[in-house]
Context: one part of a larger RNA
Molecule: large-subunit ribosomal RNA, domain IV
Organism: marine metagenome
Parts: sequence; C1' cells; structure tokens
RNA sequence: CCCUGGUUAAGGAACUAGGCAAAUUGACACUGUAACUUCGGGAUAAAGUGUGCCAUCAUGGUGAAGGGCCUCGCGCCUGGAAGCCUACGGUGGUUGCAACAAAGCGGCGGUAGCGACUGUUUACUAAAAACACAGGACUCUGCGAAAGCGUAAGCUGACGUAUAGGGUCUGACGCCUGCCCGGUGCCGGAAGGUUAAGAGGAGUCGUCAGCUUCGGCGAAGCGGUGAAUCGAAGCCCCGGUAAACGGCGGCCGUAACUAUAACGGUCCUAAGGUAGCGAAAUUCCUUGUCGGGUAAGUUCCGACCUGCACGAAUGGCGUAACGACUUCCGCGCUGUCUCGACCAGGGACUCG
Repeated sequence: CCCUGGUUAAGGAACUAGGCAAAUUGACACUGUAACUUCGGGAUAAAGUGUGCCAUCAUGGUGAAGGGCCUCGCGCCUGGAAGCCUACGGUGGUUGCAACAAAGCGGCGGUAGCGACUGUUUACUAAAAACACAGGACUCUGCGAAAGCGUAAGCUGACGUAUAGGGUCUGACGCCUGCCCGGUGCCGGAAGGUUAAGAGGAGUCGUCAGCUUCGGCGAAGCGGUGAAUCGAAGCCCCGGUAAACGGCGGCCGUAACUAUAACGGUCCUAAGGUAGCGAAAUUCCUUGUCGGGUAAGUUCCGACCUGCACGAAUGGCGUAACGACUUCCGCGCUGUCUCGACCAGGGACUCG
C1' cells in the first nucleotide's frame, strides 16, 4: 500500500452524476394512526410509552382566602396560598464475568412521471417505461370450418361447433374515443370498356390431278399460316368501409388608449385537429415567463399557451393499490465528506 471487518471528538450529505456505500430502523405486547380510495385498502402508516425512588425540577395547569363591580347570582373581574399533576434529568436495587427484544429480524414520510396489478425477458454488460395480462374492438370461419404442417396420405385445429376456433390492434378501472372514403387496402356490384387459353374459320401459302396462249391457272385431299366473331376472373368503372393503412391548411383585414380579435374577405383541400392535455419520456429558440420550495435551484412542483414538431384503441385524459423502475424534497441516520486517525485478521515484503 491492497483486501475484509471494527471504533471514532465536533459537524452531519458540506461527498457525489446520484446518500453509491455505510449507518439508522428492526421481535413481541399495548397506545395510536392522515390525505386519498375502486370502501377491499392505504396500515406494521406515522407517532409515542415502558422497573422503583427523588425533587423547594424549568415551565405550565388546577386552585382557596382576600379585593373590586353590579343586573345581587351556584354572578362577573381580579387574585394567587396550600396540595396535586407536568418535560428533560438525577439516583438506587436483584441475577449474570460483561452485555437482557444479547443471534437473527423493515429506516420513515411527501411530490411527480411511466406502467393498472401478480407475472415474463436479453443463459454470459440492459429487469425496464420493454413483453405478457384480464378487459375492449375489428375481422375471418357453418364444420371434410377457417387457419397451420406436409409432394401426398394424413395430422393439428378438436374427439371442439359461432357463449366455438383463427388473425390483427388496444391493454385493469373511470370519463370518453371527434372530422375525412380523394389515395392504398378490403367488401359488395355488375351495365359498359379492356382482356388469356380455348372455340371459330374468312382469307392466304405449299403440294398435286386437270387445263393451258406454256407465261401460268389450279378442284378435292393433305399440310402451313390465319382475319372477323364468341371467350372468365382481373383491371377500368359504380358504391360501401377508418378500433382498415392513413390524413386532419394558408394569406389579409377588423372593436372608442394600446394590445388582441368574437367578426369579415380570399385561396386551396377528401377533410382542415373536436374533447382533453400541453416548455410534456414530446418545446428547437430555452436555464421561456410567473409562482413555490433553497441563503443561493439548467433539476423538481404548480400555472401560462407563443403545441419548432400533443391529441383520441400506432388510443386521449384521469386514477386507489402495486414497482430491486425514473425525478425532486424532508425527517432520522451516519467516516460519503470537512480530514483524517486508530485497531484486528488476510495479502503484499524478507527469510525458510
């Protein structure tokens, strides 16, 4: 010097990214227990007390006589004796060598965010606000179901049957969930347009009887090519559908101070963001501004709204309980620190 433990004057988070670590608390019995709440909870909330004696013990309480007043009363005011009660404290006794809840065994409270909750997860850097969840919604599926595995047979679904099963999104509960179907998707429609194989076979070409003016023409057959026409779904088209994918404006003017604009004009759009929330896990400018807390607060809490770039099941806003989650504050407590010191054991070092 390192590691693991122990003690520490005065102070008590000044340490630090952060009370990390350590310390405090701790069992049992009794007293007592707030906001809030889904009435279950919160809650072991919190907080407090602990054997006998002492007192001319700070302070306070109770309180007689006396005095004053009147409305003459079990009256009011004043007064403060004695006694009793009262915090901290002081002190004594018994067992045991010392230590008595001898070990072990929650520190507590408040504010806010996120997630309802118990659960699950990155085996070996992440336990969370991520996943799951009960609940909600949409959608598919009538049973040889849909969906999935397999070339198939076959199997799962299910020895189930729409109060069932599959898929997707959301995520307890409470209050709610606005507008847009133009684009994309899905569902429905079938008049018209387009459209494959196939059907069809006009024409045309080759070949060959025959004919010929010898240039050619050319039936049937066989073969090649092949127009019109008839051909489904799909697409175009017509509707519906957003808890489908998604989207939810700009400029100018206007009120008797100023400022602002309930109001008006105009352009564009499928429609121009409703309720609620808002410098937010979202706010760039920004340490916004105001208030609170501190002597001093880029964090925190409450407001404001100028939302760079919240917003309603890619859910919005609340919410008791819960959380090895995140933020801020207080009480207690401490070697975290001011600022170090000492002790024990084990290493390091020397010898073997």